Formats: sequence, structure tokens, C1' cells
RNA sequence: GAAGCAAGCCAGACCGCCGCUGGCGCAAUUUCGGAAACGAGGCGCUGGAGGAAGGUCCGGACUGCACAGAGCAGCGUAGCGGCUAACGGCCGCCCGGCGCGAGCCGAGGAUCAGAGCAACAGAGACGAGUCCGGUGGGGUUCCGCCCAACCGGGGUGAAACGGGCAAUCUCUACGCGCAGCAACACCAAGUAGGCCAGCGUUGAUGCGGCUCGCAGAGCUGGCGGGUAGGUGGCACCGAGCCGGGCAGUGAUGCCCGGCCCAGAUGAAUGGCGGUCACGCCGCCCGAACCGCAAGGGAAGGGCGAUGCACAGAAUCCGGCCUAUCGGCUUGCUUCACAC
Repeated sequence: GAAGCAAGCCAGACCGCCGCUGGCGCAAUUUCGGAAACGAGGCGCUGGAGGAAGGUCCGGACUGCACAGAGCAGCGUAGCGGCUAACGGCCGCCCGGCGCGAGCCGAGGAUCAGAGCAACAGAGACGAGUCCGGUGGGGUUCCGCCCAACCGGGGUGAAACGGGCAAUCUCUACGCGCAGCAACACCAAGUAGGCCAGCGUUGAUGCGGCUCGCAGAGCUGGCGGGUAGGUGGCACCGAGCCGGGCAGUGAUGCCCGGCCCAGAUGAAUGGCGGUCACGCCGCCCGAACCGCAAGGGAAGGGCGAUGCACAGAAUCCGGCCUAUCGGCUUGCUUCACAC
């Protein structure tokens, strides 16, 4: 220098103006929406997307229901040991495969329990049996032919009574109750509906207060459950984040110090302007280099225009998988060259 391997990181930066949304404080207790529950509104300070927030594949927290114990069914996992709240995740080692190598990959229990499957070729493919050749016997004048035995040989094929496949059923061991925040809890309307009591065709009740008249089978009170709607769950105190130390090969654990870090439901996290950085494109310049020359022209520089990869929280957390323009750091491998 070229080509690679592994681990990790960034995901434009800063300033100004205008907005959206959560929290806290102040002011006010008044105004608005609503029957209520409850929600909204002013000012100030402050927080406001990701490494995958994604797919919803696996595991847990949490919640409701179910649950004496055991078994069956169903689903899942599978070398050995460890980590963890748990896992199908992660770490270490073994074994197997790939690579010159750094390294990478593995669906890695059992085929003396049973069943199933095997293209092409081949006589025959999991049932048994004999295509060629050989041996023995029978028959025949002899050969062809028939019978028997099973050993060895040839040929086909990945594989020929000996095996393979468990990424087919199955067996073994272990694990798993079911549903999911639209869980669930609380508050709570309806000229929705239910139950109870009283009154009522000997006329309750309605027709604006009374009388007449007309209509006429309900009226009044109480109670509790749900629906619409609202609040909590739910977002400051956790399997939390950052830094350091110790133990361990490591996953990880423990200790110390610091920090509080999005939260909607009509679904916030944005828009505009400026400066700088970066990528692509176009034009111009361009030492080296090519060319006799005109000219071309890697690196680099200037100007202009343009653009920010994949993607966007929705109860939370640990993983896996998938998507991702471009760039950076560290360690290592192979090859080439120079000393």
C1' cells in the first nucleotide's frame, strides 16, 4: 500500500424568530365546556423520538379469570457448563462444517421401541430376493433347462438384509394454566332498561294556576347494576441512565459517586431565516502525468444549484430479526514492496 476479519461509535452542529406538547411554580377560584364525573384557558422556568421507536417472533413485569394433587392432550426447547427476573437470548468450552488466515456458521438427544421415506441408475431400494459369473444336485447324448444352498466375485448407485434421514410421525428429558393496557380499577348521564313500595278504571295522570270539558293506564318515591362519557393504570425511582472501582477468561454480579431523562389519545416532538461542516451533480482552475502540439487530466481548489439513509414512541422492560446514504475509532489477518 491492497484486500479482508472482529468489536464499538456518530446519525449534522450553532444562533435568531414563530409555534405544538408534558411537568413544576405563580396568579386566579373567576371564566368557558359538561347534568355530573371531569376537562380547558394566563404568566414564568424546564423536559420533548430511535438505533432500530419497526416486525409483533420469543421472554418477563403488571392485571383479570381459573387453580388440592397427579395424569392425558396440545405447544415449545434439545452437546456440556454457566449468566439472567426470564428466554428459543447471551457467555465459555467441546464436536462438526467453511475459509490460506484473522474468523464465521451449526435445526449438534435417540434409528436395539414402532411406523414412514429415498430421485436417477440398477435384476433388486428397505418388502425381499438373484441380472451376470461360480458351486452342488436332477434331467438331457451334450448344451440350453429345472432345483437347492448361501459364501465370495462382477455390474448400478449416495446407499444393496447392512445402513441413512428424527428440517416425517414417534420416543426420551425438561418447560409451559388462559387471556391481554381495547388488560383491569374507580366515578358516572339518558323520554335506555330492571327490582321494590305506595297510589290508581270507585279515574291516578296530562292538557301553563283553578273549574268544566277532552284524552286516558299509568303516576310518585326509593334502590342497585351496566352503557355513552370521564379519571386512574401511565411515565420521576427503576431488572433506570452516566462515571469509577472490585470479582470473573467472559456473559454478568457487587460496591461507591452523580443524575431524573418524551408521553399523546382530534395522538405533540415542527416551520422559517442565517453561519459552518458533509455527500452527489454541473461549470471553471489545476503542480504531477499523457501528448510534438492543440488538448486531456487523478489528487486538490473556487463558484453555483441541490440534498439529508432507514425510519417516527402509544403500558413498560430484556432479547431476536429485518431496514439503513454516508462517515469515524480500535485491535487483528493475508499478500506485495522497502529497510
A computed fold for a 339-nucleotide RNA from an Oxalobacteraceae bacterium, annotated as Bacterial RNase P class A. Lineage of the source: Bacteria > Pseudomonadati > Pseudomonadota > Burkholderiales > Oxalobacteraceae. It is recorded under the gene name rnpB. The prediction has a mean pLDDT of 76.